This is a predicted structure of a 386-nucleotide RNA (Bacterial RNase P class A) from Fidelibacterota bacterium UBA6931. It matches the Rfam family "Bacterial RNase P class A". Its family is annotated with ribonuclease P activity, dimeric ribonuclease P complex and tRNA processing in the Gene Ontology. It is annotated as a ribozyme. The organism belongs to Fidelibacterota, within Bacteria. The prediction has a mean pLDDT of 77.
RNA sequence: AGAGCCGGUCGUGUGGUUACCCUGUCCUCUAACAAGUGGAUGGGGAGGAAAGUCCGAACACCGCAGGACAGGAUGCCUCCUAACGGGAGGGGUCCCAUCCGUCAGAUUGCGGACGGGAUACGGAAAGUGCAGCAGAGAGUAGACUAUCCGCCUGCUGGCGGAUACAGGUGAAACGGUGGUGUAAAAGACCACCAGUCCCAACAGCAAUGUCGGGAGCUUGGUAAACCCCAUCCGGUGCAAGACCAAGUAGGAGAGCAUGAGGUUGUCCGCCUCACUAUGACUCUUGGGUUGGUUGCGUGAUCCCCACCGCAAGGUUGGGACCAGAUGAAUGACCACAGUCUUGAUUUUUCGAGAUACAGAAUUCGGCUUAUAGACCGGCUCUAAAA
Numbered sequence: 001a002g003a004g005c006c007g008g009u010c011g012u013g014u015g016g017u018u019a020c021c022c023u024g025u026c027c028u029c030u031a032a033c034a035a036g037u038g039g040a041u042g043g044g045g046a047g048g049a050a051a052g053u054c055c056g057a058a059c060a061c062c063g064c065a066g067g068a069c070a071g072g073a074u075g076c077c078u079c080c081u082a083a084c085g086g087g088a089g090g091g092g093u094c095c096c097a098u099c100c101g102u103c104a105g106a107u108u109g110c111g112g113a114c115g116g117g118a119u120a121c122g123g124a125a126a127g128u129g130c131a132g133c134a135g136a137g138a139g140u141a142g143a144c145u146a147u148c149c150g151c152c153u154g155c156u157g158g159c160g161g162a163u164a165c166a167g168g169u170g171a172a173a174c175g176g177u178g179g180u181g182u183a184a185a186a187g188a189c190c191a192c193c194a195g196u197c198c199c200a201a202c203a204g205c206a207a208u209g210u211c212g213g214g215a216g217c218u219u220g221g222u223a224a225a226c227c228c229c230a231u232c233c234g235g236u237g238c239a240a241g242a243c244c245a246a247g248u249a250g251g252a253g254a255g256c257a258u259g260a261g262g263u264u265g266u267c268c269g270c271c272u273c274a275c276u277a278u279g280a281c282u283c284u285u286g287g288g289u290u291g292g293u294u295g296c297g298u299g300a301u302c303c304c305c306a307c308c309g310c311a312a313g314g315u316u317g318g319g320a321c322c323a324g325a326u327g328a329a330u331g332a333c334c335a336c337a338g339u340c341u342u343g344a345u346u347u348u349u350c351g352a353g354a355u356a357c358a359g360a361a362u363u364c365g366g367c368u369u370a371u372a373g374a375c376c377g378g379c380u381c382u383a384a385a386a
Stems, first nucleotide, its partner, number of pairs: 001382010012337007020045008029036002047357001051368002054366005059237004065272003071233005076090005091121001092119005098113005122228002127226002129222002144167002146163007175193006194218002196215004201210003241294004251285005256279001262278002265275001301320004306315003338355007
C1' cells in the first nucleotide's frame, strides 16, 4: 500500500426571502364568560431506519376471578432489563490462519497454545418415524468372495455345520494396536489407547475444565421430524376507551326458552365460584348516525460530570422540554460551501455532472429489511522497505 472477515459512527452545512401547522405574550373587533376574526412580537416543527407489523411491554376495557385440558413460545451457564424470541460476559462444538512439539518425513497426519469468526447449543439408553445408489447386510444388521470341520465324490466339485478374522461395496459396516486362545475365529480373555458411564479431589457462582480410580459397557445419524423434559403465556386492542350534540324506526318477520339445578356476560370449548339480568339469545330483513371534544405527548425521555461494574448496564447530582396533524402541517426558491465521479491543465487552477434509502398518526424497548458516500477500530493474508 492492497485484499478479505467482523464491529461501530455520521449520513449534508450556512445565510436570505416566502408558504403551511402548533404554541407563549400584547393590542384590536365581535363580544356576559368562554370562544373566534385581524395584527405585532418570541419559541418549536419528520428517521436511523419513521419501513415490515415480526417479538415484548406501558395504557384502556372485559366479572375480583380460580382450576384443568388443549394450544403456543423459548431451550448451554451467569448476569442486565419493565419485559422479550433482546443484550453483555463466559463455556462447549466447528471453521480459518500462525507458531510450537511429535513422527523417517510433514504448511498435508496427530497433539497443544495465542488470535479471529460461526453457532436453532436441553434429551437419541422412553418410544415412533426417516435416509437414493452400491452392497450379503445400514442399527438388537449380515454371509457375496473367503477360512475351518465332517461326509460324499472323482475332480478341484457337491451337501451339512461353525465363524465374522481377512477381502470387496459404500460417505459411513457395530472401537483400535499387540498378544493369549481356537478346528478356524471373535472383548471370549489380557495389556495399552480411544469413547461412554460411575466415584472422588482441585479450580470456578455456574456451564465446564484438569488429574486420578473403577466398569469389557462399546450403545451410528437425524428432534427449525413426531415425541419426552424444564420454564413461561387470560383476551381484545387508540378503529382501545371516555364525553357532548344530533337523528330515525323503542323497526318488521320467524324460532327456542321462561324465575331455575336453565340462559347471557371478550379467542373456540369444559368445570367451579361470586355477582347482574330475566331475553345482554339465534336467524332473515330494513332504517338512522359517517359531527365535535378528549385520549394526544413530562416520557421505563434526552444531555453532561462523578462513582461502581470486564461489559451490557446501575447509582447520585446538575441541566433541557425537543412535532401533534386529522384527507392529514413540517414545504418552495436563491446564493455560497461540503462529499463523490469526471474533462482540460506541468502545477496552480478552470469547468461539467451527481448527491443514497426514504415521511410521524398512542407511546416505548428490540429484531429484520433498504441504503450514494465518508470516517473509526479489531484480526488475517499478500507485496515492498527498514